[in-house]
Context: one part of a larger RNA
RNA sequence: GGAUAAACGCUGGCGGCGUGCCUAACACAUGCAAGUCGAACGCUCUUUCGCGCAAGCGGGAGGGAGUGGCGGACGGGUGAGUAACGCGUGGGUAUCUACCUUCUAGUGGGGAAUACCAGCGAGAAAUCGCUGACAAUACCUCAUGAGUUUCGGCAGCGAAAGAAAGCUUCGCAAGAGGCGCUAGAAGAUGAGCCUGCGACCGAUUAGCCAGUUGGUGGGGUAAUGGCUCACCAAAGCGACGAUCGGUAGCUGGUCUGAGAGGACGAUCAGCCACACUGGGAUUGAGAACGGCCCAGACUCCUACGGGGGGCAGCAGUGAGGAAUUUUCCGCAAUGGGGGAAACCCUGACGGAGCAACGCCGCGUGCAGGAUGACGGCCUUCGGGUUGUAAACUGCUUUUCUUGGGGAAGAAGCCCUGACGGUACCCAAGGAAGAAGCCCCGGCUAACUACGUGCCAGCAGCCGCGGUAAUACGUAGGGGGCGAGCGUUGUCC
Numbered sequence: 001g002g003a004u005a006a007a008c009g010c011u012g013g014c015g016g017c018g019u020g021c022c023u024a025a026c027a028c029a030u031g032c033a034a035g036u037c038g039a040a041c042g043c044u045c046u047u048u049c050g051c052g053c054a055a056g057c058g059g060g061a062g063g064g065a066g067u068g069g070c071g072g073a074c075g076g077g078u079g080a081g082u083a084a085c086g087c088g089u090g091g092g093u094a095u096c097u098a099c100c101u102u103c104u105a106g107u108g109g110g111g112a113a114u115a116c117c118a119g120c121g122a123g124a125a126a127u128c129g130c131u132g133a134c135a136a137u138a139c140c141u142c143a144u145g146a147g148u149u150u151c152g153g154c155a156g157c158g159a160a161a162g163a164a165a166g167c168u169u170c171g172c173a174a175g176a177g178g179c180g181c182u183a184g185a186a187g188a189u190g191a192g193c194c195u196g197c198g199a200c201c202g203a204u205u206a207g208c209c210a211g212u213u214g215g216u217g218g219g220g221u222a223a224u225g226g227c228u229c230a231c232c233a234a235a236g237c238g239a240c241g242a243u244c245g246g247u248a249g250c251u252g253g254u255c256u257g258a259g260a261g262g263a264c265g266a267u268c269a270g271c272c273a274c275a276c277u278g279g280g281a282u283u284g285a286g287a288a289c290g291g292c293c294c295a296g297a298c299u300c301c302u303a304c305g306g307g308g309g310g311c312a313g314c315a316g317u318g319a320g321g322a323a324u325u326u327u328c329c330g331c332a333a334u335g336g337g338g339g340a341a342a343c344c345c346u347g348a349c350g351g352a353g354c355a356a357c358g359c360c361g362c363g364u365g366c367a368g369g370a371u372g373a374c375g376g377c378c379u380u381c382g383g384g385u386u387g388u389a390a391a392c393u394g395c396u397u398u399u400c401u402u403g404g405g406g407a408a409g410a411a412g413c414c415c416u417g418a419c420g421g422u423a424c425c426c427a428a429g430g431a432a433g434a435a436g437c438c439c440c441g442g443c444u445a446a447c448u449a450c451g452u453g454c455c456a457g458c459a460g461c462c463g464c465g466g467u468a469a470u471a472c473g474u475a476g477g478g479g480g481c482g483a484g485c486g487u488u489g490u491c492c
Stems, first nucleotide, its partner, number of pairs: 001492004006488005013362006019355002021320001026318003030315003035070003040067002043064009077274003087198007095191002100187008108142004117132006148161005166179005200246003207237002212234008249271004253264004276296005298309004326352001328351003334348001335346004365395004375386004399433001400429006409419001436481005441462003447476005457464002
C1' cells in the first nucleotide's frame, strides 16, 4: 500500500447493488416451514332440488375423518466429525435406477379380509382392547405367457418358475378416445462400487497389523471384495515416513503479488458429512432434520399409574460475546410436490423492513462582490492573517417539500402484480433541510501563541516534557481524506 462476513471512538443527507452469529453443533416460549388426489374407495354431516303419505330413494353444492396412490430421500440449514477414495482430476464396471422418452406384447376368471363405522369396555391424558358389518387402483389365488430368470444340453432345443386394475370423457347403444396397470427391450437422468495421480504439521511418534495379507469353499449384497464365516498358507505396511499425536470439511474460487509464491475456503456453485447424544431396523426405486423403535442426558404435563418434546428450516427468545437484523408481505414471477384439470401446498423463492457493514454514484449550491468590514489570532505596533471568505447583488433547483400523472416485470384472446401509487414523468415553492474526522518534531504534506514545568501527558519507530515545548493541553492558522474519518484485530 491492498484486503476484510469485521469491531470500537467521533460524526452522519440521499440512492442503487450486495452482505449481515466468525463466539455456545449452547438451551429454546410461540407461529409458520409438506402436502395433495372425490377422475382409486366406502362411510358420515350440512344444505338444496325431484319422487314419495311416510320410511326412504335419486341428483346438485359444500364439509369431515379413514383406506389407497404419489410426494414427505427434493428443496432449506449447519460444518460437529472426517487426513478418508471424504474431496479434485483422469480412468474402470461386477451393478441398481420411481417419475420421463421410444418400441413390443398383454390387461381374462375368482376369493378372503380390514380401517373408517356401530355396540361394549379401560384410562386423568396420550391412547388402547373385544365383538359385528362393509369398499377399493389395498391383499390373495387360478389362467395365459413372446420375452425374462434358473436348470440340462450347448447351433437351433427341452423342463421348471413367474404378471396385471381399474377410473374417466363423448355417445341411446355399438363404439371411439384419455389417464392408468403388467411383462420385456432400449434411452435419458440419478446413484453404488473399484482405481492412477494430487492437496496440512510433528521423528522430543520407529516400528505397525491378527480378519491382519493371500488362497479354497460356503454365506451375504443390486453388485466386486475378508464384506462375513470355516479351513489352509504366513504373509502385508514402513525413513519415498507406516503407526501414533495435533489440526482441518474438500473444491471451483477469494485476497495479495510483476510473477513465482503466500494466506484463506463468508456470500454464489459442485461434492461430502451431520440433524439433542449413541445404536437399530421398517417402508421404499432411493432413507430418513420437521418418520418409527431402544438406551442416555435435558426439559414439559400428570389424577403418580403413565405420557409428550428435539429451530445446525424462517422469524423470534435467553445465554455466550467486541459483534451480526423483522415473531413483516406475497405465491404476482421463477422453481418444486400432488392433481385430467380447476386448483391446493410451498419461511424454496420474489419482495419489503433494520444496520455507512462493504462497493459505486449524487448532494450539501453557482457567478459577481475590497472602505480587503466586524470579530478572532499574531505583531517588530507600521501592520499581517483568517479572506472573495462573509455581508450584499444576480442565478439555478440535482436533491428536498407539496400537488398531478403513472409503469415494464404478465408468459402476444381475456383474467391474474406482493413489490407499489414504488420507479419514472410533469408542475409549483424556496439556497432553501444536509460536514465531519484525523493530523501538523523526523520518517510524512502541514507553525505560531498561551498554559504546564520529567508534573499532567504523548508515542507506530526514533523519542518529546526538569520555565521561552513547532512533539503534552487549548486557541488561531495550515495539511490530508470526505459521508465519512481515525484506531484495533487478521492476511498478503
This is a predicted structure of a 492-nucleotide part of an RNA (small-subunit ribosomal RNA, 5' domain) from a soil metagenome. The full RNA is in RNAcentral, with records from SILVA. The coordinates come from a structure-prediction model, not an experiment, and the mean pLDDT is 86. Its Rfam family is "Bacterial small subunit ribosomal RNA".